[in-house]
Context: one part of a larger RNA
Molecule: large-subunit ribosomal RNA, domain I
Organism: Phycisphaerales bacterium
RNA sequence: GGCAUACGGUGGAUGACUUGGCGUCAAGAGGCGAUGAAGGACGUUGGAACCUGCGAAAAGCUAUAGGGAGCCGGUAACCAGGCUGUGAUCUAUAGAUGUCCGAAUGGGGAAACCCACCCGCAAGGGUAUCGUACACUGAAUGCAUAGGUGUGCGAGGCGAACCUGGGGAACUGAAACAUCUAAGUACCCAGAGGAAAGGAAAGCAACAUGCGACUCCGUCAGUAGCGGCGAGCGAAAUCGGAUAGCAGUGAAACUCGCGAAUACGUUGGAAUGCGUAUCCAAAGAUGGUGAAAGACCAGUAACGAGAGGUAGCUGCAUAGCCCUCGAGUAGGCUCGGGCUCGUGGAACCCGGGUUGAACAUGGGAGGUCCACCUCCCAAGGCUAAGUACUCCUUGACGACCGAUAGCGAAUCAGUAAGGUGACUGAAUGUUUAAAAGUACCCCUAUUAGGGGGGUGAAAUAGUACCUGAAACCGUGUGCCU
Numbered sequence: 001g002g003c004a005u006a007c008g009g010u011g012g013a014u015g016a017c018u019u020g021g022c023g024u025c026a027a028g029a030g031g032c033g034a035u036g037a038a039g040g041a042c043g044u045u046g047g048a049a050c051c052u053g054c055g056a057a058a059a060g061c062u063a064u065a066g067g068g069a070g071c072c073g074g075u076a077a078c079c080a081g082g083c084u085g086u087g088a089u090c091u092a093u094a095g096a097u098g099u100c101c102g103a104a105u106g107g108g109g110a111a112a113c114c115c116a117c118c119c120g121c122a123a124g125g126g127u128a129u130c131g132u133a134c135a136c137u138g139a140a141u142g143c144a145u146a147g148g149u150g151u152g153c154g155a156g157g158c159g160a161a162c163c164u165g166g167g168g169a170a171c172u173g174a175a176a177c178a179u180c181u182a183a184g185u186a187c188c189c190a191g192a193g194g195a196a197a198g199g200a201a202a203g204c205a206a207c208a209u210g211c212g213a214c215u216c217c218g219u220c221a222g223u224a225g226c227g228g229c230g231a232g233c234g235a236a237a238u239c240g241g242a243u244a245g246c247a248g249u250g251a252a253a254c255u256c257g258c259g260a261a262u263a264c265g266u267u268g269g270a271a272u273g274c275g276u277a278u279c280c281a282a283a284g285a286u287g288g289u290g291a292a293a294g295a296c297c298a299g300u301a302a303c304g305a306g307a308g309g310u311a312g313c314u315g316c317a318u319a320g321c322c323c324u325c326g327a328g329u330a331g332g333c334u335c336g337g338g339c340u341c342g343u344g345g346a347a348c349c350c351g352g353g354u355u356g357a358a359c360a361u362g363g364g365a366g367g368u369c370c371a372c373c374u375c376c377c378a379a380g381g382c383u384a385a386g387u388a389c390u391c392c393u394u395g396a397c398g399a400c401c402g403a404u405a406g407c408g409a410a411u412c413a414g415u416a417a418g419g420u421g422a423c424u425g426a427a428u429g430u431u432u433a434a435a436a437g438u439a440c441c442c443c444u445a446u447u448a449g450g451g452g453g454g455u456g457a458a459a460u461a462g463u464a465c466c467u468g469a470a471a472c473c474g475u476g477u478g479c480c481u
Stems, first nucleotide, its partner, number of pairs: 001480009015466001016430002020401002022398007029390002031158002039101003042055003046079002049075003061095006070083003106115003116127004129155009162193001163191005173180001177228001203211002215242004225233002245316005254306004262277005278295002280284001286298003320382003323326001331355008341367001362377005417424002437465001440452004
């Protein structure tokens, strides 16, 4: 030095666990804000820090109701001092207080700061801008108007997605690329609501005794079509469904209350295990308790109450509604846009420019156009439900994850840290049933570490703590060199 073997160190895999996530369903809620929001800064408990709560009335104040024995939030004990059957702590509702910044709004500003004026003895209140209404004033310029001033009311900002409107790419695909595609997507802007939008035919249809607002789903159908007829794009009618006014009653779900039934022996540190006997069950869901509990605890089923008014049922009504009934409008020409439709034979709808009717004896449509026939009545408006979404609340569930997984975040996480900045962005779970967290002694330079001893079922469970793999590092023994 090697091999083997035993025992260790190191390390933190694996197993088990779950406080945290993920998803689905159902119900709710769908807004907050000048009565100052969202989000923050700084304070605030007798005692340092952070989190939570709160705001100089500061882990709180007042009232009402509930509740009924302990309490003074958490990490987190300890010391001190208090409160409480004259009902505290706690819960619900309503109110009071609510520093400073922030739309931030008296002026300024490098957010949480600086500096003012007016009224008022003080406490305190007012003073932004825009829109709108009214009043007063008022130029050039006579009447007026512009402008100015004041008062009342409103707006402003934030918020996850969903929605409507106004703008609107490129990468890409076409195996290059220009029409085309991607795509009216991403993104920007404006605005609204719990939904939004749309909506009661100048509609479809096709020869029929037709249908009868809109929206959504299925189908029609990858069809008819469009298309450097390339890549690709891609309907509609029809048919089948969803939905439907008012009043009464009213399951279910929700919240609260009540809510049955076990002992002994045995192993063990501990019984929920095992054994024996018993009981409840409209309750043998689940969770906790020193191992695995229907009968120990919280609950669970059932029942009751409350609030509410869904499904269903009953009755009535209805088969949308309103008006002033729509002219620079319809239509033509021209240039664009939207439809499956890329200019095509291109109707229809929308817009810029330019023209420009009729008036129900009229007008529009039925894919150039004409005739016949059929359908409808534009140029005014409103309209629930069915549909979309989930920042958020509650409940239930999962052939979802189980700490390199699951949210980035199970742990004080959008933190530590990085970056001038936009922004990027972690890691860290587990002693034990209970701290009973090792009194006392010894070694030692030791606030290190260890040996005794004690606790404990266990300490090779000792705050570097469950299990404790491998790499890696040792010690003892045997063999080989």